[in-house]
């Protein structure tokens, strides 16, 4: 010094002025209070993901007598960690990398069904296309006339080579045998089981069995474990004005007819007529109305206000236990909380990115000027613990390979 591989952290700094949301705190008006309104001071006001809302709690309503089974969803190597978790942390198993490390939906395939495309002879009861061999006939060829070699066709044998495929019934090496084959051996895989280590997932380690038992459960399914439901518009309280309901006071609620209903009856309901009242007054005609007005008190809800709402599975530092994750002592700090929502704006210097233009210079790079860019992703909304996702530039730190120097 090139190239990597983990992990952790920053994500523009300083000032100034004018504003915006809480918050304390002093003081003037108004109001009998409750409390309103003004002015001044101080102090606080996004993030590492505040996002997606995917998991798992807290809190709240609502449902549930215990248990058990079935459905549905979801989870699945072993030990921890945690309030909890599908999150962590450390181990084990396969895979991948020279490495540093990184990657895995990682329970079962003799419980059952179902799948296995294309190409292939065959894809699950194996199978035989090419291709090895054998025996037999046919016709040949070469002979030292014992046989030898090659063609074809009939029948048997294999399963070693070729080929096909993501996968062809262990591999590899010898032995055997007409050719061949776990047909037999050796070593490796595989199986059930013994023995030794681990807490365990699991490793290891001789003898035996002779290969039977191909894959795919992110196909159905089996096993084991886990789950009531809605969400802060949850929920709780306080509560007008107006309009309904109640109950009460008071004032009205008129006469005469005819239908009609229930009916013993009081009574209803309609129809016409006089009366009455409005239509500014009188007369005439014409509408209209004719049974609730009015006042007190109660109830439910709306509107609108408190809370829930920010001291918490808080944050910092610092010892102590553990490889870790985290746990546990100690001291110390108070850190936005409202609502359809503030965290803004302009300005100067510095930082940082990008253009242009002098300068030294071959150049890179320095080094002056000056323009431009809110300069990344992005915006609390009950609250936490994760987990994915975006993300300009940058520090930092452990480690690994490769080079070159002493």
């Nucleotide at each position: 010094c090139c190239a990597g591989a983990c992990g952790g952290c920053c994500g523009g700094g300083c000032g100034g002025u004018c504003g915006c949301c809480g918050c304390c705190u002093u003081u003037c008006c108004c109001g009998c209070g409750a409390g309103g309104g003004g002015a001044g001071g101080g102090g606080g006001g996004a993030g590492g993901a505040a996002a997606g809302u995917c998991c798992g709690g807290g809190c709240u309503c609502c449902a549930c007598g215990g248990c058990g089974a079935c459905a549905a969803g979801g989870c699945g190597g072993c030990g921890g960690g945690u309030a909890a978790c599908g999150c962590c942390c450390g181990c084990c198993g396969g895979g991948g990398g020279u490495g540093a490390c990184c990657c895995c939906a990682g329970g079962g395939a003799c419980a059952g069904c179902g799948c296995c495309a294309c190409a292939g002879a065959a894809a699950g009861c194996a199978a035989a296309c090419c291709g090895c061999u054998c025996u037999u006939c046919g016709a040949c060829g070469c002979c030292u006339c014992g046989g030898c070699g090659a063609c074809g066709a009939a029948g048997g044998g294999c399963a070693a080579g070729g080929g096909u495929g993501a996968a062809a019934g262990g591999g590899u090496g010898g032995g055997g045998u007409a050719a061949g084959a776990g047909c037999c051996c050796a070593c490796c895989g595989c199986g059930g089981a013994c023995c030794g280590g681990g807490c365990a997932a699991c490793c290891g380690g001789g003898a035996c069995g002779g290969c039977a038992c191909g894959g795919c459960a992110a196909g159905c399914c089996c096993c084991g474990c886990c789950u009531g439901g809605a969400g802060c518009a949850a929920g709780a309280c306080c509560g007008a004005a107006u309009a309904g309901g109640g109950a009460u006071g008071u004032c009205g609620c008129g006469c005469c007819g005819g239908c009609c209903c229930c009916g013993a009856a009081a009574g209803g309901g309609u129809c016409g007529g006089c009366a009455g009242g409005c239509c500014g007054u009188c007369g005439c005609c014409g509408g209209c109305c004719c049974a609730g007005g009015c006042g007190u008190c109660c109830g439910g809800g709306u509107a609108g206000g408190u809370c829930g709402c920010c001291a918490g599975a808080g944050c910092c530092g610092u010892c102590c236990g553990g490889c870790a994750a985290c746990g546990g002592g100690c001291g110390g700090c108070c850190u936005a909380g409202a609502g359809g929502a503030a965290u803004g704006a302009c300005c100067g210097c510095c930082g940082c990115g990008u253009c242009u233009c002098c300068g030294c210079g071959c150049a890179a790079u320095c080094g002056g000027a000056g323009g431009c860019g809110g300069c990344a992703c992005g915006g609390a909304a009950c609250c936490c613990g994760g987990c994915u996702u975006a993300c300009a530039g940058g520090c930092c730190g452990u480690c690994u390979g490769g080079u070159c120097c002493a």
Bacterial RNase P class A from a Caulobacteraceae bacterium, 406 nucleotides, folded computationally. It matches the Rfam family "Bacterial RNase P class A". It is annotated as a ribozyme. Its mean pLDDT, the model's own confidence on a scale to 100, is 75. The organism belongs to Caulobacteraceae, within Bacteria.